Two RNAs folded together computationally: RNase P RNA and transfer RNA, 461 nucleotides in total. Model confidence (mean pLDDT): 75 of 100. Rfam match: Bacterial RNase P class A. Its family is annotated with dimeric ribonuclease P complex, tRNA processing and ribonuclease P activity in the Gene Ontology. Rfam classes the family as a ribozyme. Rfam's curators write: Ribonuclease P (RNase P) is a ubiquitous endoribonuclease, found in archaea, bacteria and eukarya as well as chloroplasts and mitochondria.
RNA sequence: UGAGUCGGCCGGGUGGCCGCGGCUCGGCCCCGAGAGGGUGACCGGGUCGAGGAAGGUCGGGACUCCGAAGGGAAGGGUGCUGGCUAACGGCCAGGCAGGGUGACCUGACGGAAAGUGCCACAGAGAACAGACCGCCGAUGGCCCGGGACCAGCUCGCUGGGACCGGGCACAGGCAAGGGUGAAACGGUGCGGUAAGAGCGCACCAGCGUCCGGGGUGACCCGGGCGGCUCGGCAAACCCCACCCGGAGCAAGGCCAAGUGUGGGAACGGGUUCCCGCCCAGCUCGCCGGUUCGCCGGUGAGCGCCCGCUGGUAGGCCGCUCAGAUGGAUGGCCACCCAGGCGCCGGGAGGCGCUGGACAGAAUCCCGCCUACAGGCCGACUCACCAU
RNA sequence: CGGGGAGUGGCGCAGCCAGGUAGCGCACGUGCUUUGGGAGCACGCGGUCGGGAGUUCAAAUCUCCCCUCCCCGA
Numbered sequence: 001u002g003a004g005u006c007g008g009c010c011g012g013g014u015g016g017c018c019g020c021g022g023c024u025c026g027g028c029c030c031c032g033a034g035a036g037g038g039u040g041a042c043c044g045g046g047u048c049g050a051g052g053a054a055g056g057u058c059g060g061g062a063c064u065c066c067g068a069a070g071g072g073a074a075g076g077g078u079g080c081u082g083g084c085u086a087a088c089g090g091c092c093a094g095g096c097a098g099g100g101u102g103a104c105c106u107g108a109c110g111g112a113a114a115g116u117g118c119c120a121c122a123g124a125g126a127a128c129a130g131a132c133c134g135c136c137g138a139u140g141g142c143c144c145g146g147g148a149c150c151a152g153c154u155c156g157c158u159g160g161g162a163c164c165g166g167g168c169a170c171a172g173g174c175a176a177g178g179g180u181g182a183a184a185c186g187g188u189g190c191g192g193u194a195a196g197a198g199c200g201c202a203c204c205a206g207c208g209u210c211c212g213g214g215g216u217g218a219c220c221c222g223g224g225c226g227g228c229u230c231g232g233c234a235a236a237c238c239c240c241a242c243c244c245g246g247a248g249c250a251a252g253g254c255c256a257a258g259u260g261u262g263g264g265a266a267c268g269g270g271u272u273c274c275c276g277c278c279c280a281g282c283u284c285g286c287c288g289g290u291u292c293g294c295c296g297g298u299g300a301g302c303g304c305c306c307g308c309u310g311g312u313a314g315g316c317c318g319c320u321c322a323g324a325u326g327g328a329u330g331g332c333c334a335c336c337c338a339g340g341c342g343c344c345g346g347g348a349g350g351c352g353c354u355g356g357a358c359a360g361a362a363u364c365c366c367g368c369c370u371a372c373a374g375g376c377c378g379a380c381u382c383a384c385c386a387u
Numbered sequence: 388c389g390g391g392g393a394g395u396g397g398c399g400c401a402g403c404c405a406g407g408u409a410g411c412g413c414a415c416g417u418g419c420u421u422u423g424g425g426a427g428c429a430c431g432c433g434g435u436c437g438g439g440a441g442u443u444c445a446a447a448u449c450u451c452c453c454c455u456c457c458c459c460g461a
Stems, first nucleotide, its partner, number of pairs: 001383010012336007020049008029038003051358001055369002058367005063248004075244005080094005095109001096107004110239002115237002117233003132178002134174003139171002141168006149160005186204006205229001207226008252295003258287001260286005268279004301319003305315002337356001339354006388460007397413004407444001415431005437453005
């Protein structure tokens, strides 16, 4: 200098004018003799006013109601180890596997020698496999040639025949090679054989098992023995271990208008001889919302310090910091700061124009995921060059 | 605000749970039939399954993340 990896942070600033929502103070207004209290339609002052994702609603909790109150089953979820946590499918550290020259990245990463199931097409054979081409054919069979020897008789012919040599590829043997496939039942070499093969041996890989050492553990290192090798899929059923009651702030609760409704006492009015009935009033309960009229909605809040490899909602001290319910948080101007373009200039630089994304709270919190113009800081890697 | 469901040729749907050839009806095209049209018969065209990753030898199907649409709840 170029290319790249990881972590953290910002995501416009200042001033002026106008405007919006909450809280608060004062005025105006209302009640009251006053002290004081009330209202928030109006006016003025002060103060606070979106995010790293407020988003998707994917996981988990706080909180609320219902159910249950013990155990099990069904159903669902999670899945290397250790730790953090209220909890999680989250985070941190580590192990193993895979990728990258490397910094580093990725991983739903228990069990396939518990059981069941699947492995299309192709291929001979697809899971205690199989034989298409191929190799062999030792052994048995068939054919040809030789043939010691044996038997018969018409006496040189017929039959049998141990054994030897050659051929066929019939029975059969083999799985090395070819070929198919995503996958074909360890690899290399030597021996061995009729041909072959872990059939035997040596080395290597893998598995099981035993021993020793290290680590909290996953696991790692070393050595011995064994049979030689036992395919893949559990984001298929399943097995094992652990976890899970359901619904959700439109949960749930409060106040209350009411010619609603039930009871009680008293007995007013009407009808009327009385009871009874009807109407009105008193009193005690219940019901009752055009869904925020009010609460839930200052909370798992925030900051600093301690502790910690690290992380947290652990500990201590201090502070109060958006709160709407048709739903506020905006607009304009000036200058500045990044960035882009053009012009001038040898250069440093100057001038002009342009210009800042994604997106917006609605009970709250912890995470994950997704979107995002542009910029800053730190650590590290590789390549080339110079010293 | 909360909860649930669906995306497959031009249209309406099946296949997904239990992975291996994407199929059915209508529509469209060609031919036959008819004097011609319709109907009918035969043949054919047309989709890589909303998008992207992962698991697997193999994904419309299993898992995860996005996009669009629909429904329900005081």